[in-house]
Predicted 3D model of a 122-nucleotide RNA (SAM riboswitch aptamer (S box leader)) from a Cytophagales bacterium.
The sequence was found by an Rfam model in a public genome assembly.

RNA sequence: GAUUUAUAAAGACGAGGGGAGAGAAUGGGCUCUUUGAACCUCGGGCAACCUGUCCCGCCAUAGGCGAUAAGGUGCCAAUACCUACCUAACUGUGCCAAAAUGGCCUUUGGGACUUAUAAGCC
Numbered sequence: 001g002a003u004u005u006a007u008a009a010a011g012a013c014g015a016g017g018g019g020a021g022a023g024a025a026u027g028g029g030c031u032c033u034u035u036g037a038a039c040c041u042c043g044g045g046c047a048a049c050c051u052g053u054c055c056c057g058c059c060a061u062a063g064g065c066g067a068u069a070a071g072g073u074g075c076c077a078a079u080a081c082c083u084a085c086c087u088a089a090c091u092g093u094g095c096c097a098a099a100a101u102g103g104c105c106u107u108u109g110g111g112a113c114u115u116a117u118a119a120g121c122c
Base pairs, nucleotide, nucleotide: 001122003120004119005118006117007116008115013043014042015041016040017039021032022031023030026084027083028082029081044076045075046074049072050071051069052068053067054066055064056063080114085111086110087109088108089107092105094104095103096102
């Protein structure tokens, strides 16, 4: 780096260095930031994917949407900050249209795409 599966609405911050940006990418929005961004270091913490132990289960494996520990990772503003593509509902004294079974916007939900992380595999 390719690929597969799972997860992504919960949870968790201080110090020192640094010195202007940051929130993956592009557009739009919104937010954070000189009361100090990114990034680095140290310490602390969260979670429980892998792992260990126990329990359940099986003839034995497999398995558990069970408990526990915290060794390997990960993570510690905002849902992966929101949105974009498809779709459902049908929110609204909405807009366009002569009108419609039309189009657009808006609201809520689902999915896809993309991304991140874990574990496996190449």
The source organism's lineage runs through Bacteria, Pseudomonadati, Bacteroidota, Cytophagia and Cytophagales. Its Rfam family is "SAM riboswitch aptamer (S box leader)". Rfam describes the family as follows. The SAM riboswitch is found upstream of a number of genes which code for proteins involved in methionine or cysteine biosynthesis in Gram-positive bacteria. Model confidence (mean pLDDT): 80 of 100.